[in-house]
Context: one part of a larger RNA
Order: sequence, then C1' cells, then structure tokens
RNA sequence: CGCAGGACGCUUGAGAGGAGCUGACUUUAGUACGAGAGGACCGAGUUGGACAGACCGCUAGUGUUCCGGUUGUGGCGCCAGCCGCAUCGCCGGGUAGCUAUGUCUGGAAGGGAUAACCGCUGAAAGCAUCUAAGCGGGAAGCCCCCCUCGAGAUAAGGCGUCCCGAGCCGUAAGGCUCCUGAAGACCCCACGUAGACUACGUGGUUGAUAGGCUGGGUGUGGAAACGCGGCAACGCGUGGAGCUAACCAGUACUAAUCGGUCGUGUGG
Repeated sequence: CGCAGGACGCUUGAGAGGAGCUGACUUUAGUACGAGAGGACCGAGUUGGACAGACCGCUAGUGUUCCGGUUGUGGCGCCAGCCGCAUCGCCGGGUAGCUAUGUCUGGAAGGGAUAACCGCUGAAAGCAUCUAAGCGGGAAGCCCCCCUCGAGAUAAGGCGUCCCGAGCCGUAAGGCUCCUGAAGACCCCACGUAGACUACGUGGUUGAUAGGCUGGGUGUGGAAACGCGGCAACGCGUGGAGCUAACCAGUACUAAUCGGUCGUGUGG
C1' cells in the first nucleotide's frame, strides 16, 4: 500500500514445511511343514537402540547476586566482630533460571487410490484367456489422517462484537461551511511468559507491572552476644539458631504522574 467505511477478537484452510527408522524377546508352537535335522507364515504381547519434540517433579550439572569453613596480607585504635585483595583467594554445599546424563511423549492405528503381482466374470477366436467392456485383492511407497505455519489464497474468504453529523450543492461519487475526533491504535511509562534492535506479551491508580515491606518456601548448618567448662586450642547452652538471590503469596509504602498523537462523521 492492497483486501471498496473504520476497528477488535475468533476462525476456515488453498498452499507450504515437518514427521515417516528399526532390533530382540515371550506367546501362538516345538504347532503347520519335514524321514530326520530343523522349523515357520498369520496373529497377540513385552522390552530396547538410534532419531525428534517438550519439560525440570526425580537424578545429575551450572549457579562470580545465597550460606558456611579456611590460608596469607592490609584496614576499621585494640579484643571481639567485620571488610578489601589474592583465579569467585582456596574449599564444602546450594534457590531460581538454563540444562542432560534425567523424565514424558512421538513414528502408529485407520481410510482412499494404486505398483509389481494374485484373481472373478468374459468375448474377439463355439475352446482357452485377469482385459478388450466390467468387477475384486494387493506395498515401508502415493493421497488423506498426525504436528507446525498459513487469506498478499490480489479468487485477498467466514463469524461475532464495537464505532461514526448537521446545513448547502450534486443523480451519485464527492465538494464547501460549521461542528465533531468515535471505536480503536500508537507515543510515553512499570515490566517479562518475550527479546540483538525491533517485534511479541502483561500492566499503567477503576492498579499487584516492578521495587520495597510482611508472611511462606528453599538453601546453609548452629549467628552475634552472654553464660558455663577448659591453662589453652576449643567445646556446650540459650537455639533447627542466624542469615537466606532470581521462587510463591499478600500488602499501594515507592515508581507506572499529567498527558499527547493518529484515526472520523453511515461508506464505489
């Protein structure tokens, strides 16, 4: 810009892409078959591999924003308690998120038309013949079914809802004047389930969007201080203590203030 008014939401599916793999075991059955040795089709079930998608409850990683231990050195006057630097100083753990080694799911089933091939009926050609007319069966393959995108599918589709004036001229489209500026969208701002930017999504006081605070969860593993014991290092008690990121909820305390712009007026 188009889709013959504008807008929001939900859709149809032309078309495009993806997927499409396979083993072993049990059973049928030591049956059919076979002198025996051996040993099935068909069907039913179980369990794997590789591949793919999703997810983080479990297991396992990471987790320089959480907790603890500890060495050297410097500092806060000293003790104690803390802080800086040393690869996050080193070490032991670890929330969210992101992950695989973890978990779940998938290939299928089914329908249609067929290939080779197997048939029925059957003439030409009194026979025969699956074929000439006609009618069946038949593949991991083809079309559908499954997953994703999808109306710029210019044949531009469908459904629902929402919005929009008076006068004059003109058959109408439209024009002029006055008034109006809707529905809705964007700007801006707080953000994240989104993300390079953009886009997308949520929220903007009629508000839980982010921060804070409160409570909870999780992690760490027993804070500081004081008391007691010990010459001391240290231990014990108060006390599952103190602290606790990204998690969950509540709560307007702080910040989303106030606003602006576009978009018109019933539609060839």
Source information
Large-subunit ribosomal RNA, domain VI from a Kofleriaceae bacterium, 268 nucleotides, folded computationally. NCBI's taxonomy places the organism under Bacteria, Pseudomonadati, Myxococcota, Polyangia, Kofleriaceae. Its mean pLDDT, the model's own confidence on a scale to 100, is 91. Rfam family: Bacterial large subunit ribosomal RNA.